Predicted 3D model of a 491-nucleotide part of an RNA (small-subunit ribosomal RNA, 5' domain) from an uncultured bacterium. Rfam family: Bacterial small subunit ribosomal RNA. RNAcentral holds the full RNA, with entries from ENA. The coordinates come from a structure-prediction model, not an experiment, and the mean pLDDT is 85.
Context: one part of a larger RNA
């Protein structure tokens, strides 16, 4: 000096921040992911009818971002610097060409059966941008042989013959859209060089292990898998084990060099009640998505069956300690959607809490008869003390009453949760606001009293056994101040 602090006393107000460091412990309730009728067909309702709402399901996009934690990892995880002739990339942003013509289901829905729920079967209708064949293709992909450049070992680019691959429409029609390519942006994947905690009272580890060949398998290299052959890797420049830990810009402190540290805010990373799986998909092995095992908890007609707050709130517990079951989508940003708009516990704010860090104010000037009072005397006197009273302003704050934003921007108009807040004006009154800790030395600051090695203090030397500036209490004095000490933890 610093603090995501905690305790004791005490506390007026404002701005901006921060707020389960502990049990990654179980959770009760709401609410955090939905949207589209301009894809699609059925049912309701409204209507005279066009037409419209609504539901519920089919189908699109999005639920792989956005929030959350830190539990694993000591690792190419992360930092930093670098490669990919070894990669992908939905929305988007440029450009090129294309959208021709059929077909069979299917869920809603009806009926019938089952179950105590969850839900299931089973017959029969139906529609699509759902799904499946065909055509079409100089382009792009896979095999084959050739030619030219270029290069970095496989290679890379560049022309030209013969297989195999698309399309979807729909409207409120200057538009949204569909398929193939080509480039471009954003986002990822993979590889490498250095770096990255402690123990040698861990010294040898290793068999898919090291490497080769073929093949499988990925977007895509590669023991990443398989076979089969060789018998190598790695290690005192610390292998291999154990302990601890997310990793970094940054923060802390210090003149640096260091050292400690990883909250808050921003990048990676890793996890979703435990393990372990795959499927969808441009993207996941997927926090509010499926399946399998376990443990918990729940309903159950005992035959089955539901769950997963490390989202925002809240609740028991555990703890020295950590907040509301608030408001809006007004902006900002995000999904869907032509668009109206619809959701978003991101986010914008509000509420607690001195938790911090600022900034303010509890009043100013004057005022000696140095009043009373109080403490002490050597009984004169000192001191509290201009302190107070008094007198003469002020109105930051307070209350009150008045006017009142900016944040909202797009041709106009409409659009504000904060919030009648901030701010302005007027009035009323010194009115609504001072405490804490210390006074032996180290260190600014001292007398009296009570105690009698007792009661107590204490951070170190020490203090106290009858005159204690150390203990307790009071006058006085130092310090800081809405805060003051006191413990914990770093330099």
């Nucleotide at each position: 000096g610093a603090c995501g602090a905690a305790c004791g006393c005490u506390g007026g107000c404002g701005g901006c921040g921060u707020g389960c460091u502990u049990a990654a412990u179980a959770c009760a309730u709401g609410c955090a992911a939905g949207u589209c009728g301009a894809a699609c067909g059925c049912a309701u309702c409204a209507g005279c009818a066009a037409u419209g709402a609504u539901g519920a399901g089919u189908g699109g996009c999005g639920g792989a971002c956005g929030g959350g934690u830190g539990a694993g990892u000591a690792a190419c995880g992360c930092g930093u610097g670098g490669g990919c002739a070894a990669c992908c990339u939905g929305c988007c942003c440029a450009u090129u060409u294309c959208u021709g013509g059929g077909g069979g289901a299917u869920a809603a829905c009806u009926g019938u059966g089952g179950g105590a729920a969850a839900c299931c079967a089973u017959a029969g209708c139906u529609a699509a941008u759902a799904c499946c064949g065909c055509a079409u293709a100089u382009g792009a992909c896979c095999a084959c042989a050739a030619u030219c450049c270029g290069g970095c070992a496989u290679c890379g680019g560049a022309u030209g013959g013969a297989g195999g691959u698309a399309a979807a429409a729909g409207a409120a029609u200057u538009u949204c859209g569909g398929a193939a390519g080509u480039g471009g942006a954003u986002g990822g994947g993979c590889c490498c060089g250095c770096g990255u905690a402690u123990c040698a009272u861990u010294a040898g580890c290793u068999u898919g292990u090291u490497g080769g060949u073929a093949g499988g398998g990925u977007a895509a290299c590669g023991g990443c898998c398989u076979a089969c052959c060789a018998a190598g890797g790695c290690a005192a420049c610390g292998a291999u084990g154990a302990u601890u830990a997310a990793c970094c810009g940054g923060c802390c402190u210090g003149a640096g060099a260091g050292g400690g540290u990883g909250a808050a805010c921003g990048g990676u990373c890793a996890c979703a009640c435990u393990g372990g799986g795959a499927c969808u998909g441009a993207g996941a092995c997927a926090c509010g998505g499926c399946c399998c095992a376990g443990a918990c908890u729940c309903c159950u007609a005992c035959g089955g069956g539901a769950g997963g707050c490390a989202g925002c709130a809240g609740u028991a517990g555990g703890g020295a300690a950590u907040a509301u079951u608030g408001g809006a989508c007004a902006a900002u940003g995000g999904a869907g959607g032509c668009a109206a708009c619809u959701c978003u516990g991101a986010u914008c704010c509000a509420g607690c809490a001195a938790c911090g860090c600022c900034g303010c104010g509890u009043g100013a000037a004057u005022g000696a008869a140095g009043a009373a009072g109080g403490u002490u005397u050597u009984a004169g006197g000192a001191u509290u003390g201009u302190a107070a009273a008094g007198u003469u302003c002020u109105u930051u704050u307070a209350u009150u009453g008045g006017g009142g934003a900016a944040g909202a921007a797009a041709a106009a108009a409409a659009u504000g949760a904060c919030g009648g807040u901030a701010c302005c004006c007027a009035a009323u009154g010194a009115a609504u606001a001072a405490g804490c800790c210390c006074c032996g030395g180290c260190a600014a600051a001292c007398u009296a009293c009570g105690u009698g090695c007792c009661a107590g203090c204490a951070g170190c030397c020490g203090c106290g056994g009858u005159a204690a500036u150390a203990c307790g209490u009071a006058g006085g004095g130092g310090g800081c101040a809405a805060g003051c000490g006191u413990u914990g933890u770093c330099c």